[in-house]
RNA sequence: GCCCCUGUAGCUCAGAGGUAGAGCAGUGCCCUCCUAAGGCAAAGGCCGCGGGUUCAAAUCCCGUCUGGGGUU
Numbered sequence: 001g002c003c004c005c006u007g008u009a010g011c012u013c014a015g016a017g018g019u020a021g022a023g024c025a026g027u028g029c030c031c032u033c034c035u036a037a038g039g040c041a042a043a044g045g046c047c048g049c050g051g052g053u054u055c056a057a058a059u060c061c062c063g064u065c066u067g068g069g070g071u072u
Stems, first nucleotide, its partner, number of pairs: 001071005007065001010024004018055001027041004048064005
């Protein structure tokens, strides 16, 4: 240089055009003599960035950046 993969909640990951979910962590409550465990509830993300296509984009296309891998 070229090729492939990756980027979504604090962390680990789902989500293959119809407006984003889970587990863990954190918070409140219940339970307990207290803690842990367990149960319930709410909160937390405009999806790396910039464009394009579309009635509609996390998802498709182009560019760009980060991380990882392959190759001369």
The RNA shown here (transfer RNA) has 72 nucleotides and comes from Linderina pennispora. The source organism's lineage runs through Eukaryota, Kickxellomycota, Kickxellomycotina, Kickxellomycetes and Linderina. The sequence is in RNAcentral, with records from ENA and Rfam. Rfam family: tRNA. It is annotated as a transfer RNA.